[in-house]
RNA sequence: GGCGCACCGUUGGGGUGCUUCGGCUGAGACGCGCGGGACCGCGCGAACCCAUCGAACCUGAUCCGGGUAAGACCGGCGUAGGGAACGGGUAUCGCCUUCAG
Repeated sequence: GGCGCACCGUUGGGGUGCUUCGGCUGAGACGCGCGGGACCGCGCGAACCCAUCGAACCUGAUCCGGGUAAGACCGGCGUAGGGAACGGGUAUCGCCUUCAG
């Protein structure tokens, strides 16, 4: 000196379950409104997570093993197929190069 990372800004993507109705797990299971008889669908917002270094999340999947009251969760599947970006950034951290001693 250069590249990258952490980090920051804005913008965007995503999910919203199980239940014995007491509650449970998780980062997150929320609030408001509209439609129809339930329950479901749609819209808006919030928090949370994730944004190509992409396992946030979707398909496979009414999947397989563990686990639970049940789901969650963990692992497999997965070098599978999809999946949302631009800018800033140097005091520290990593790498490369150059110069001097």
Predicted 3D model of a 101-nucleotide RNA (TPP riboswitch aptamer (THI element)) from Thermohalobaculum sediminis.
Rfam family: TPP riboswitch aptamer (THI element). Rfam describes the family as follows. Vitamin B(1) in its active form thiamin pyrophosphate (TPP) is an essential coenzyme that is synthesised by coupling of pyrimidine and thiazole moieties in bacteria. The previously detected thiamin-regulatory element, thi box was extended, resulting in a new, highly conserved RNA secondary structure, the THI element, which is widely distributed in eubacteria and also occurs in some archaea. Analysis of operon structures identified a large number of new candidate thiamin-regulated genes, mostly transporters, in various prokaryotic organisms. The THI element is a riboswitch that directly binds to TPP to regulate gene expression through a variety of mechanisms in archaea, bacteria and eukaryotes. through a variety of mechanisms in archaea, bacteria and eukaryotes. Tandem TPP riboswitches have been reported where both TPP riboswitches respond independently to TPP. The structure of TPP riboswitch has been reported for Escherichia coli and Arabidopsis thaliana.
It was read from a public genome assembly, where an Rfam model found it.
The source organism's lineage runs through Bacteria, Pseudomonadati, Pseudomonadota, Alphaproteobacteria and Thermohalobaculum.